[in-house]
């Protein structure tokens, strides 16, 4: 000065008018404070949370797989190790088991498994018996490969805020007929099977016929957020002190000028002017991750190469 690894931050900004929306005050009127992300995105993967169930037993299905710590967490994260890429800072990794069995390997070769016998060279009574060459990734009663089937250890209850709960409307969990049912119709315990339990407010048919696409809460104080102290190689825990951050319901979070900022060009007297662009993209019950997209701007620590002091 070039060129990489690794992490982390911003992602436009003032200022005026006019305009949505939440809460709070105010009370004809208005007025103040707020108001869409680092991924809100995909619904992949973990959990809070709400209702059902909890009676199990064996079978299946599904999922993790080197140790060991941290979480609420089966997730991700941190530390060692192990093999495999990089000169290096680092990065990958579905990392138990190939003597329990099955299966696969194109081409090329004479042949891809207890198989094969092509060339030479040795040997035997006799036999690819032995060994070099050739093909190929693999030619040793072989070896590989489980993200092939599978074995082996552990482990799983379901549905998801369109969960749920309350309020108003009505003859409505109701009313009339037939049949079936206590010798259990039906239902519920994950798929199946036995079992086990609820069970007359019960099932199928079949009339007549009310209401209804309605309001309210779930709905934001969060396993939060910023600094800092202490322990810890780290993740991370435990502490102070300090803030408190959108709550819409067919969906608010925006228009419009004007001036900046950043990046791209051009032209030029290097003092300046002119032109463009300004990235990915939008909450919908909350969070912890992953993935995947993103204009440019900026920090901090390592590693390699030159040169210079």
């Nucleotide at each position: 000065u070039a060129a990489g690894u690794a992490a982390a931050u911003c992602g436009c900004c003032u200022u005026a008018u006019c305009g949505c929306u939440a809460c709070g005050c105010u009370u004809a009127g208005g007025c103040g404070u707020g108001g869409a992300g680092g991924a809100a995105a995909g619904u992949c993967c973990g959990g809070a949370c709400a209702c059902c169930g909890c009676a199990g037993u064996g079978c299946a299905a599904u999922a993790u797989a080197g140790u060991g710590g941290c979480u609420a967490a089966u997730a991700a994260c941190c530390a060692c190790c192990a093999a495999c890429c990089g000169u290096g800072a680092g990065g990958u990794u579905a990392g138990g088991a190939a003597a329990a069995g099955u299966g696969c390997a194109a081409c090329a070769g004479a042949a891809a498994g207890u198989a094969u016998g092509u060339a030479c060279a040795g040997g035997u009574a006799a036999u690819g018996c032995u060994g070099u060459a050739g093909u190929g990734a693999a030619a040793c009663c072989a070896g590989g490969u489980a993200a092939a089937c599978u074995c082996u250890a552990u482990a799983u209850g379901g549905u998801g805020c369109a969960a749920u709960g309350c309020u108003a409307u009505g003859u409505a969990a109701a009313c009339c007929a037939a049949c079936g049912u206590u010798u259990g119709a039906g239902g519920g315990c994950u798929g199946c099977a036995c079992g086990c339990c609820c069970g007359a407010u019960u099932g199928u048919u079949g009339g007549a016929g009310g209401g209804u696409a309605a309001g309210c809460a779930g709905c934001u104080a969060a396993a939060g957020u910023g600094u800092u102290u202490u322990g810890g190689u780290a993740a991370c825990a435990a502490g102070g002190c300090a803030c408190g951050u959108a709550g819409a319901u067919a969906a608010a979070u925006g228009a419009u000028a004007a001036g900046g900022g950043u990046c791209c060009u051009g032209a030029u007297u290097u003092a300046u002017u002119g032109g463009g662009a300004u990235a990915c993209a939008g909450a919908a019950u909350c969070c912890g991750g992953c993935u995947u997209a993103u204009a440019g701007a900026u920090u901090u620590a390592c590693u390699u190469a030159g040169a210079u002091a």

This is a predicted structure of a 309-nucleotide RNA (Bacterial RNase P class A) from uncultured Algibacter sp. Model confidence (mean pLDDT): 76 of 100. It matches the Rfam family "Bacterial RNase P class A". Rfam's curators write: Ribonuclease P (RNase P) is a ubiquitous endoribonuclease, found in archaea, bacteria and eukarya as well as chloroplasts and mitochondria. Its best characterised activity is the generation of mature 5'-ends of tRNAs by cleaving the 5'-leader elements of precursor-tRNAs. By type it is a ribozyme. Taxonomically the source falls in Algibacter (Bacteria, Bacteroidota, Flavobacteriia, Flavobacteriales).